This is a predicted structure of an 86-nucleotide RNA (c-di-GMP-I riboswitch aptamer) from Aromatoleum evansii. Lineage of the source: Bacteria > Pseudomonadati > Pseudomonadota > Rhodocyclaceae > Aromatoleum.
RNA sequence: ACAGAGAAACGGCAAACGGAGUGGAAGCUUCGGACGCAAAACCUCAGGCCCAAACCAUGAACACGGCCGGCGGCUGGGUUGCCUCC
Numbered sequence: 001a002c003a004g005a006g007a008a009a010c011g012g013c014a015a016a017c018g019g020a021g022u023g024g025a026a027g028c029u030u031c032g033g034a035c036g037c038a039a040a041a042c043c044u045c046a047g048g049c050c051c052a053a054a055c056c057a058u059g060a061a062c063a064c065g066g067c068c069g070g071c072g073g074c075u076g077g078g079u080u081g082c083c084u085c086c
Base pairs, nucleotide, nucleotide: 004086005084006083012037013036017032018031019030020029021028022027035073041079042078043077045076046075047074048071049070050069055066056065
């Protein structure tokens, strides 16, 4: 230096819920708060899930379908990173 592993240490992130804001919605931002996480850091390439106001299609109607959008703390994958009883 690299790879595996995760006992310890320094630290890190932040679920549910609540306040404020934003969006059509899923959700997101921020403050509080910790369920947890060794990548719970970053990226939608594949799958999956969620939304569905507007547009397309069908239609009596309906998310039923497509598109737009979202979830990285759903799985896989890509990129980067702290430490060392081993």